[in-house]
Parts: sequence; C1' cells; structure tokens
RNA sequence: GGUUUGAAAGGGCAAAACCACCGAAAGGUGGUGACGCAAAGUCACCGGUCUAAGGAGCACAGGCUCUAUGACAGCGGGAUUGCACCA
Repeated sequence: GGUUUGAAAGGGCAAAACCACCGAAAGGUGGUGACGCAAAGUCACCGGUCUAAGGAGCACAGGCUCUAUGACAGCGGGAUUGCACCA
C1' cells in the first nucleotide's frame, strides 16, 4: 500500500425470540440463542430513522399536535483504531 484480499488457520461479534433488570418511551445491560458480520470495534460530525418524559400549543372526557436535551454505529456517508493474509 491492497482498486471486491477475507481462501486457509486461529479466533471475535451476535439478529429475531424468550427470561431478568434499568428506562416515561425509543432503547439499553445480563443470560439463553445464532439471522448474519472483515471492522456487526470506537465516535452522533453529516443525512436518515425511532421515541416524546419535560416543555409549548390546542382540547378540557379519556386526549391530539409540535419539539431531543433521549436513542439507533446491525440505515447510509464520514472520522479513527485494529486481526489474518499478500506485496
């Protein structure tokens, strides 16, 4: 350095579902479990998506609408670090 290197070897991660806990929710953590993944390691910087406790507006009977300061890195881009192999 590698425009589609991921063959082999040794490994790694772990979707859905179920259980427990945390959370207003989205979602997260742990266990069981493997759909997949060469960054399915890390970072919300850009776009996107989800939620709406609090706040605002409306309604005033239960509610409805807007809003991220909450989330998703296994939605895409970007940044950064890294395993094996090849040169």